[in-house]
Context: one part of a larger RNA
RNA sequence: CGUAAGAGUAUUGAGAGGAGACUUCCUUAGUACGAGAGGACCGGGAAGUACGCACCUCUGGUGUACCUGUUAUCGUGCCAACGGUAAACGCAGGGUAGCCAAGUGCGGAGUGGAUAACCGCUGAAAGCAUCUAAGUGGGAAGCCCACCUCAAGAUGAGUACUCUCAUGGUGUUAAGCCAGUAAGGUCACGGGAAGACUACCCGUUGAUAGGCUCUAGAUGGAAGUUCAGUAAUGGAUGAAGUCGAGGAGUACUAAUAGACCGAGGG
Numbered sequence: 001c002g003u004a005a006g007a008g009u010a011u012u013g014a015g016a017g018g019a020g021a022c023u024u025c026c027u028u029a030g031u032a033c034g035a036g037a038g039g040a041c042c043g044g045g046a047a048g049u050a051c052g053c054a055c056c057u058c059u060g061g062u063g064u065a066c067c068u069g070u071u072a073u074c075g076u077g078c079c080a081a082c083g084g085u086a087a088a089c090g091c092a093g094g095g096u097a098g099c100c101a102a103g104u105g106c107g108g109a110g111u112g113g114a115u116a117a118c119c120g121c122u123g124a125a126a127g128c129a130u131c132u133a134a135g136u137g138g139g140a141a142g143c144c145c146a147c148c149u150c151a152a153g154a155u156g157a158g159u160a161c162u163c164u165c166a167u168g169g170u171g172u173u174a175a176g177c178c179a180g181u182a183a184g185g186u187c188a189c190g191g192g193a194a195g196a197c198u199a200c201c202c203g204u205u206g207a208u209a210g211g212c213u214c215u216a217g218a219u220g221g222a223a224g225u226u227c228a229g230u231a232a233u234g235g236a237u238g239a240a241g242u243c244g245a246g247g248a249g250u251a252c253u254a255a256u257a258g259a260c261c262g263a264g265g266g
Base pairs, nucleotide, nucleotide: 001153005164006163007162008161009160010159011158015150016149017148018147021049022048023047024046025045026044027043033038051107052106053105054104055103059101060100061099062098066094067093068092069091070090071086072085073084074083075082076081110145112144113143118138119137120136121135167179168178169177170176184261185260186259187258189203190202191201192200208254209253210252211250212249213248214247215246217243218242219241224237225236226235227234228233
C1' cells in the first nucleotide's frame, strides 16, 4: 500500500516445510527345506544405535551474582579487621538461577488410498491358448493421505462473532481535500521464561520491577569476647556470618504526567 468504512477477537486451509532410518537378541523352530553341512518365509516379543524435538527433577559443565582460602604490594596512623591492584576473576577450592550435554523425557504409529516392476481371475480378436483388447484382483522404505509446524499478499486477498457511529470547515454543495474525534491503536512509563534491532506478551480492576520480611539453596564456622597454649594455632559462644538471578508475602517507591494516530463508506 492492497484486501471498497474504521477496528478487535476467533478461525477454514489453497499451498509450503519437517519427519520417514537401521541393528541385534528371544520366540515361532533346530520346524519347513536339505543326504548332510546348514537353515528359513510369515507372525509375536524385547533391547539398542544414530537422528530429531523438548526440558533441567537427577548426574554434571559453565556460572567475571555469590561464599571461602591465600601470595606480593599499597592504603585506612599502628595491632586487629577491612578495602584497592596484580591484562580487564591475581591465584586457588566450591557454587544458586540461567544456558547447556555427557543428563532426563518423548518421537518415527496406520488392517488407509492409488500404483511400479511383478503375480493373478475371467476372457475374446484367433472354436485352442493368452493377466487385456471390454471387465476385475493382489502388489514397494517410493506417491497421496494420516502425524508435527507455518499458512488468506491464497491480489482467487476467504469465513464467523463483537465494537464504533453517522461531527465541523472548504468545495461549481459533486468527486474530493482539510481538521477534531469514536471503537481501537501507537509513543511514553514498569517489566518479561519474548528478544540482535524490530517484533511478541503482561501491567493500578496491580504483585510488573525495586525495596523490606521470610525462605529453598550456596559457602562452610564471621567479627568481637572468652578459654587452652611461650607461641604458631586450636576450642567455645554458634550449622555461625555473609550471600541468596530462585520461591512466598507485603502497595513502602516507581508503573506518573501525558502526547499522538485513527471512520464518516455501498